This is a predicted structure of a 107-nucleotide RNA (Glycine riboswitch aptamer) from an Anaerolineae bacterium. Rfam family: Glycine riboswitch aptamer. The literature on the family includes a 2004 paper in Science by Mandal et al., "A glycine-dependent riboswitch that uses cooperative binding to control gene expression". The sequence was found by an Rfam model in a public genome assembly. The model forms 91% of the base pairs in the Rfam consensus.

[in-house]
C1' cells in the first nucleotide's frame, strides 16, 4: 500500500415438481394447522463416488531401493442419492452481479 481471492452485509437477479387427496380442527369460505394416503422436485443442508496421489499393508521379484498387482487411505461437483427440505402465492432457494466492511497475501 494492498489486485485476484476468502469472510459478512446490503440490494438486484434466481428454478424445478400435486392449489393432489382422506380425517380432524380454525373459518362465513379460502387459505392455515395436525395425523395419514399416493404422486413428484433438487438449487438450504447433509450423504456416495472418478482419475490421480499415499514415506500404509500383503504379495511377485528380492541384499535393499525402484517397479507391478491387490488392498486400505485421501480424493470434486450444478454428478448422483433423496435422509432433511420443498411441490399456487408468500417465505425460502444453490448461483451470479454491483456496493461496501474486515483480516491476509501477490506487487
Nucleotide at each position: 500500500a494492498c489486485a485476484a481471492g476468502c469472510u459478512c452485509a446490503a440490494g438486484a437477479a434466481g428454478a424445478g415438481a400435486g392449489a393432489u387427496u382422506u380425517c380432524g380442527u380454525c373459518g362465513a369460505a379460502g387459505c392455515g394447522c395436525g395425523a395419514g394416503a399416493c404422486g413428484c422436485c433438487g438449487a438450504a443442508g447433509g450423504g456416495g463416488c472418478a482419475a490421480g496421489c499415499g514415506a500404509c499393508a500383503a504379495g511377485u521379484a528380492a541384499g535393499c531401493c525402484a517397479a507391478c498387482u491387490u488392498g486400505c487411505g485421501u480424493g470434486a461437483a450444478a454428478c448422483u442419492c433423496u435422509c432433511a427440505g420443498g411441490c399456487a402465492a408468500a417465505a425460502g432457494g444453490a448461483u451470479u452481479c454491483u456496493u461496501g466492511a474486515g483480516a491476509u497475501c501477490c506487487g